[in-house]
RNA sequence: UGCUCAUCCAGAGGGGUGGAGGGACCGGCCCUGCGAAGCCCCGGCAACCCUCCCGGUUCGUGCUCGCAGUCGUGGCGAGGCCGGCCGGGACAGGUGCCAAUUCCGGCCCGUGACCAGGGUGGUCGCGGGCGAAGAUGAGGG
Numbered sequence: 001u002g003c004u005c006a007u008c009c010a011g012a013g014g015g016g017u018g019g020a021g022g023g024a025c026c027g028g029c030c031c032u033g034c035g036a037a038g039c040c041c042c043g044g045c046a047a048c049c050c051u052c053c054c055g056g057u058u059c060g061u062g063c064u065c066g067c068a069g070u071c072g073u074g075g076c077g078a079g080g081c082c083g084g085c086c087g088g089g090a091c092a093g094g095u096g097c098c099a100a101u102u103c104c105g106g107c108c109c110g111u112g113a114c115c116a117g118g119g120u121g122g123u124c125g126c127g128g129g130c131g132a133a134g135a136u137g138a139g140g141g
Base pairs, nucleotide, nucleotide: 003139004138005137006136007135008134013042014041015040016039017038021031022030023029025106026105027104028103043098044097045096048094049093051090052089053088054087055086056085057084059083060082062081063079064078065077066076067075102133107129108128109127110126111125112124113123114122115121
């Protein structure tokens, strides 16, 4: 850098430095000299990965045991023993995050008001649904 999967209406900020931007992009709307970004320190949130524990399990060419049987492969049943999966918990090691739902919208469907008007147009909204885009994690290339 591109691919796959999962999640994105919850949660959590102080100080120093710095000195004008920031909220990915576009439109809107916000934040910001009562100090933006960036950097440093300390603190916190969360639970994706790692580690461990508890409960469940209908999954498995798994393991163990039992039963009947075959030349043999094998069949049937039981046991959470192992793995997978589901739910819960502990820790805080690898990451992430700490204005606003990913701040809202961007695509589609339905619908309201207004404007314009011989060309289904434009503006502002509302409801629903997926996707796109983006972010983070995990995996593999």